RNAcentral holds the full RNA, with entries from ENA. Small-subunit ribosomal RNA, 5' domain from an uncultured bacterium, 522 nucleotides, folded computationally.

[in-house]
Context: one part of a larger RNA
RNA sequence: GACGAACGCUGGCGGCGCGCCUAACACAUGCAAGUCGAACGAAGACAUACUGACGGAAGCUUUCGGGCGGAAGAUGGUAUGUACUUAGUGGCGGACGGGUGAGUAACGCGUGAGUAACCUGCCUUUCAGAGGGGGAUAACGACUGGAAACGGUCGCUAAUACCGCAUAACAUCGCUGUAUCGCAUGGUACGGCGAUCAAAGGAGUAAUCCGCUGAGAGAUGGACUCGCGUCCAAUUAGCUAGAUGGCGGGGUAGAGGCCCACCAUGGCGACGAUUGGUAGCCGGACUGAGAGGUUGAACGGCCACAUUGGGACUGAGACACGGCCCAGACUCCUACGGGAGGCAGCAGUGGGGAAUAUUGGGCAAUGGGGGAAACCCUGACCCAGCGACGCCGCGUGAGGGAAGAAGGUUUUCGGAUUGUAAACCUCUGUCCUCGGUGAAGAUAAUGACGGUAGCCGAGGAGGAAGCUCCGGCUAACUACGUGCCAGCAGCCGCGGUAAUACGUAGGGAGCAAGCGUUGUCC
Numbered sequence: 001g002a003c004g005a006a007c008g009c010u011g012g013c014g015g016c017g018c019g020c021c022u023a024a025c026a027c028a029u030g031c032a033a034g035u036c037g038a039a040c041g042a043a044g045a046c047a048u049a050c051u052g053a054c055g056g057a058a059g060c061u062u063u064c065g066g067g068c069g070g071a072a073g074a075u076g077g078u079a080u081g082u083a084c085u086u087a088g089u090g091g092c093g094g095a096c097g098g099g100u101g102a103g104u105a106a107c108g109c110g111u112g113a114g115u116a117a118c119c120u121g122c123c124u125u126u127c128a129g130a131g132g133g134g135g136a137u138a139a140c141g142a143c144u145g146g147a148a149a150c151g152g153u154c155g156c157u158a159a160u161a162c163c164g165c166a167u168a169a170c171a172u173c174g175c176u177g178u179a180u181c182g183c184a185u186g187g188u189a190c191g192g193c194g195a196u197c198a199a200a201g202g203a204g205u206a207a208u209c210c211g212c213u214g215a216g217a218g219a220u221g222g223a224c225u226c227g228c229g230u231c232c233a234a235u236u237a238g239c240u241a242g243a244u245g246g247c248g249g250g251g252u253a254g255a256g257g258c259c260c261a262c263c264a265u266g267g268c269g270a271c272g273a274u275u276g277g278u279a280g281c282c283g284g285a286c287u288g289a290g291a292g293g294u295u296g297a298a299c300g301g302c303c304a305c306a307u308u309g310g311g312a313c314u315g316a317g318a319c320a321c322g323g324c325c326c327a328g329a330c331u332c333c334u335a336c337g338g339g340a341g342g343c344a345g346c347a348g349u350g351g352g353g354a355a356u357a358u359u360g361g362g363c364a365a366u367g368g369g370g371g372a373a374a375c376c377c378u379g380a381c382c383c384a385g386c387g388a389c390g391c392c393g394c395g396u397g398a399g400g401g402a403a404g405a406a407g408g409u410u411u412u413c414g415g416a417u418u419g420u421a422a423a424c425c426u427c428u429g430u431c432c433u434c435g436g437u438g439a440a441g442a443u444a445a446u447g448a449c450g451g452u453a454g455c456c457g458a459g460g461a462g463g464a465a466g467c468u469c470c471g472g473c474u475a476a477c478u479a480c481g482u483g484c485c486a487g488c489a490g491c492c493g494c495g496g497u498a499a500u501a502c503g504u505a506g507g508g509a510g511c512a513a514g515c516g517u518u519g520u521c522c
Stems, first nucleotide, its partner, number of pairs: 001521003005518005012394006018387002020352001025350003029347003034092003039089002042086003045082008054073001059068003099305003108230008118222002123218007131165001133163002140155006171196011201210003231277003238268003243265004248260003280302004284295004307328005330341004358384001360383003366380001367378004397427004407418004431463001432459006441449001466511005471492003477506005487494002
């Protein structure tokens, strides 16, 4: 000098940041990923029309018992319509965003190359196309099992769900020709023959728009390989059997012992293998004149993980934090047969700890997902709350004022000092309080923040100073108390009767909403 700090004393305001470093300990509760009815059937709601049983008003009539009459209302059915709702099928998204640093000494990361060994949904662009059929299934209905979670059987139905057929090339595969290029295997371009493989519709009166299928190019994102760099220990010296290589195959988007059969016996190592310990890496940060040392909170990039271990499924993409299956530990429910769960998301709780915040507001902005759109969702994000945790800024008044007041301290009793300090006089209004006005952030509309910031007016010095130190290093001295006691102390060292070193007081020095102490790094 620095800090994600803590502790002690103290504490006025604002702006901008930061805030579980420990138990990757366990978690109550709420929220954190949905959306599309313009893919689909169905159920419902509302409106209108028609209609059926109910209901019985006005009115007419009466022999006063009633009769005729049929409105309002109410309820059921059918049809049509709707910027209506949605459990299910279907599509896209849940692989992003958010968290954590346990593991990892590794092509994990950094940097520079390579892939003639690769993939890429949505997006951009280009070319070509969408003909004609089929069978199911959820929802729903009936019956039924179970305490529940969740099912079972039978029956019905739709699609942009599923499956054949047709069409078929610049795609893929096999055979084959020419040209050309390279970096070894080889690549590229143009041909020939054969074989294989597509599709879906929706909205709108329509124009058209949104989608669908095959192929090429691009962009983006990813995968793999290699050179170099990347902590400590030799009181770790030998290590290795899929081990090193080959041939053939399997697998993959793809090269490869990645995996397998067979064959060979290799491969690594004092230029530190192996073993053990420690650790996420980097841009950066701190320090330093630099070289270097230390570090990796916040922000950004990459990696890894998601209760522990294992596994695959779906998908363009996962071996998937808020998906599935199995096993383990733990917690919960149970009718004991069986089930449910995973905060290292945001808040919050217990625990651990020297120590670290609200179970807040809003989608207004930025961004993301879905949708043609309206819009919906978004604890990402934007804000607010708490904390002097840090940095920066401001204030706690300004000018005048000597009877040098009183009081305190001290004294050689004359005085000295506190000290222009106070009182007192004249002012000011930063912050503050009250009232008024009131943004930018938002493109026409839409503002959580927020009646916030700012501005105007009024009020009144009113509400706002402490902490450490004063022997030397090191700026700052006297008195009393104590008497090697009590105590101080970073080092040297103070204290045993006049202690500038202990304690208190007065005075002084330094920093200041902070000041000291402790810890860590340079």